[in-house]
Context: one part of a larger RNA
RNA sequence: GCAAGAUCAGGCCUAACACAUGCAAGUCGAGGGGUAACAGAUCUUCGGAUGCUGACGACCGGCGAACGGGUGAGUAACACGUAUGCAACUUACCCAUAACUUGGGAAUAGCCCAAAGAAAUUCGGAUUAAUACCCAAUAAUACAGGUGUACCGCAUGGUGCUCCUUGUUAAAGACUAGUCGGUUAUGGAUAGGCAUGCGUUCUAUUAGGUAGUUGGUGAGGCAACGGCUCACCAAGCCAACGAUAGAUAGGGGAACUGAGAGGUUGUCCCCCCACACUGGUACUGAGACACGGACCAGACUCCUACGGGAGGCAGCAGUGAGGAAUAUUGGUCAAUGGACGGAAGUCUGAACCAGCCAAAUCGCGUGAAGGAAGAAGGUAUUAUGUAUCGUAAACUUCUUUUGUAAGAGAGUAAAAUGCACUACGUGUAGUGUAUUGCAAGUAUCUUAAGAAUAAGCAUCGGCUAAUUCCGUGCCAGCAGCCGCGGUAAUACGGAAGAUGCAAGUGUUAUCC
Numbered sequence: 001g002c003a004a005g006a007u008c009a010g011g012c013c014u015a016a017c018a019c020a021u022g023c024a025a026g027u028c029g030a031g032g033g034g035u036a037a038c039a040g041a042u043c044u045u046c047g048g049a050u051g052c053u054g055a056c057g058a059c060c061g062g063c064g065a066a067c068g069g070g071u072g073a074g075u076a077a078c079a080c081g082u083a084u085g086c087a088a089c090u091u092a093c094c095c096a097u098a099a100c101u102u103g104g105g106a107a108u109a110g111c112c113c114a115a116a117g118a119a120a121u122u123c124g125g126a127u128u129a130a131u132a133c134c135c136a137a138u139a140a141u142a143c144a145g146g147u148g149u150a151c152c153g154c155a156u157g158g159u160g161c162u163c164c165u166u167g168u169u170a171a172a173g174a175c176u177a178g179u180c181g182g183u184u185a186u187g188g189a190u191a192g193g194c195a196u197g198c199g200u201u202c203u204a205u206u207a208g209g210u211a212g213u214u215g216g217u218g219a220g221g222c223a224a225c226g227g228c229u230c231a232c233c234a235a236g237c238c239a240a241c242g243a244u245a246g247a248u249a250g251g252g253g254a255a256c257u258g259a260g261a262g263g264u265u266g267u268c269c270c271c272c273c274a275c276a277c278u279g280g281u282a283c284u285g286a287g288a289c290a291c292g293g294a295c296c297a298g299a300c301u302c303c304u305a306c307g308g309g310a311g312g313c314a315g316c317a318g319u320g321a322g323g324a325a326u327a328u329u330g331g332u333c334a335a336u337g338g339a340c341g342g343a344a345g346u347c348u349g350a351a352c353c354a355g356c357c358a359a360a361u362c363g364c365g366u367g368a369a370g371g372a373a374g375a376a377g378g379u380a381u382u383a384u385g386u387a388u389c390g391u392a393a394a395c396u397u398c399u400u401u402u403g404u405a406a407g408a409g410a411g412u413a414a415a416a417u418g419c420a421c422u423a424c425g426u427g428u429a430g431u432g433u434a435u436u437g438c439a440a441g442u443a444u445c446u447u448a449a450g451a452a453u454a455a456g457c458a459u460c461g462g463c464u465a466a467u468u469c470c471g472u473g474c475c476a477g478c479a480g481c482c483g484c485g486g487u488a489a490u491a492c493g494g495a496a497g498a499u500g501c502a503a504g505u506g507u508u509a510u511c512c
Base pairs, nucleotide, nucleotide: 001364002363005362006361007360010357011356012322017320018319019318021317022316023315026063027062028061031060032059034056035055038054039053040052041050042049043048070275071274072273080199081198082197083196084195085194086193089192090191094188095187096186097185098184099183100182101181102136103135104134105133112125113124115122116121142168143167144166145164146163148161149160150159151158152157173180174179175178201247202246203245208238209237210236213235214234215233216232217231218230219229220228250272251271252270253269254265255264256263257262277298278297279296280295281294300311301310302309303308328354330353331352332351336350337348338347339346340345367398368397369396370395377389378388379387380386381385404448405447406446407445408444412439415436416435417434418433419432420431421430422429423428424427456501457500458499459498460497461482462481463480467496468495469494470493471492477484478483
């Protein structure tokens, strides 16, 4: 110097401080009534009209929004790690199996009319639909109750079979018409919930702590067990094997160091936990007590017509503040993955890319060979001399990594999707064809000219690799420790030379 060499690498360690602006969770018209915008078609008195079609704003409805992404405040705890248990449990979507999918009803949003308000928003009337809501039918291997019986175990008990018919509980349709759905039950898969053994920082200048506290009976509640909650009864329970209290702290896989044993750390990546302005509460739902949902209280900020309202970057960028200190208000859904959809597809600051930073690690280069008048000059010296910088330079020949210029130019698309066809035979496989690449005209390759575009930093008394001269004179100063400096300083400052590392080198802080 390579800022486009490479790494699917890293980048607020401080204020879990406050945040302007944009984006980060939508999707489905093959659930519904419809038609605001755009386009087409038809009609037209040329003003326009008609959902008729492609589509589709808002609305009702479904699924998702509990994932993904962030942060480490709290937490010394069954939070985490590990090993078990649930005969005490749940699980939308997915898979398999069995059965079913019948008949009705009343509303409501939207639209229309009308009203209040500065706004946020709210209210009245009329009318309408559904895979929204409700009622009824049918139904068991479901649930509840009862009879008999067999087997088993781990204490409460568990499993199977049979009978009673005794009771209770289901459903939804859509379209391009063979697909997608709906309900019930059993099993699976996946994901969770709960319980237990062991492990899990410091302080005894913290020695006693505890009344739902410990246990029982009954009831309620929960998916489920349980003082989880409540009524009554008993007086227990924990603790020097450290209870209680205080301080500190997210835990682990791992990372750094070390011969190891250990010591230190928990940043990036993966798993788990907790949190989402502070505190609390539930609703919806298969799942939340819910980061971009709701309600209440609080602090703060903003709007206001003073009556009242709005907000939550510990998502991605970005701003202020704090600080020794940490990046762009970038591109794309092409790939991987996710949500929705029959699909096409839409959304995706997840993700993949690009930008900035020598912050880290690795790689490459700053030229190579020859060349002694051992030049000049500097420095040293025992000074007409010699030593050293030094084959160093000049000069000759060569190379072109890299840079510059010109030209060519990927892979990532294994695939997916549309259309057509073939085979088996009913959703798979294959063939042909068309389309799909952000990064990017990038990586890479070829050609051209030309040594051309490219070296610094620290140290040289010992530890510790590398020494002399001049200046200074216990001054100025150095210093990690020992120590150096008071007139010959290898230790201060400069010079010449040397040593070490090298696109870096030293200092400081910290760990081993």

Model confidence (mean pLDDT): 82 of 100.
A computed fold for a 512-nucleotide part of an RNA from an uncultured bacterium, annotated as small-subunit ribosomal RNA, 5' domain.
RNAcentral holds the full RNA, with entries from ENA and SILVA.